[in-house]
């Protein structure tokens, strides 16, 4: 490459969440790990009289990237 298959972006609808955002359902933009993990950076959200900005603190993004770990099929 080729098989057999997976996973599912935005949007809609319910539900939890101040929020980012997460489940479930329907949906398909795409992934060779878009399976799993917040350990590095990165990017939202919150908090602390108001407002503005840094750093804190507490959250969230594995489909922003690195890194770890496990794995389908083989021309290998």
């Nucleotide at each position: 490459a080729a098989a057999a298959g997976g996973c599912a972006a935005a949007c809609c609808u319910u539900u939890c969440g101040u929020a980012a955002g997460a489940a479930a359902g329907g949906g398909a933009c795409g992934c060779a790990a878009a399976g799993c993990c917040a350990c590095g950076g990165g990017u939202c959200c919150u908090a602390a009289g108001c407002g503005a900005g840094a750093a804190u603190g507490g959250g969230a993004c594995a489909g922003c990237c690195g890194g770890g770990u496990u794995g389908c099929c083989g021309a290998a």

A computed fold for a 76-nucleotide RNA from a marine sediment metagenome, annotated as c-di-GMP-I riboswitch aptamer. Of the family's consensus pairs, 95% are formed in the model. The prediction has a mean pLDDT of 87. Its Rfam family is "c-di-GMP-I riboswitch aptamer". Rfam describes the family as follows. GEMM was predicted in a large-scale screen for bacterial structured RNA regulatory elements. The RNAcentral record of the sequence draws on MGnify.